[in-house]
RNA sequence: UGUCCGAAAAGGUAAACCAUCCGUGAGGGUGGGGCGCAAAGCGUCAGGACUUGUUCAAGUCGGCUGAGCUACCGAA
Numbered sequence: 001u002g003u004c005c006g007a008a009a010a011g012g013u014a015a016a017c018c019a020u021c022c023g024u025g026a027g028g029g030u031g032g033g034g035c036g037c038a039a040a041g042c043g044u045c046a047g048g049a050c051u052u053g054u055u056c057a058a059g060u061c062g063g064c065u066g067a068g069c070u071a072c073c074g075a076a
Base pairs, nucleotide, nucleotide: 005074006073012037013036017032018031019030020029021028022027035063041069042068045066046065047064048061049060050059051058052057053056
């Protein structure tokens, strides 16, 4: 120095819920709020769940699972 790993430190983020706006809807944006998260950062690559039309398409979920890319710190 790199990889694995995850003690400490410095930080980061933000579930449910509430208000408001957008969307037919799943759901998303903003503010509050903190359940949690060592990738809960990024992007649908694959699966899965959900929604709208209808039998084949479109859409939503990255905090559903797997995989990929990137990244702070450095004890055992």
The RNA shown here (c-di-GMP-I riboswitch aptamer) has 76 nucleotides and comes from a Bacillota bacterium. Of the family's consensus pairs, 95% are formed in the model. Model confidence (mean pLDDT): 86 of 100.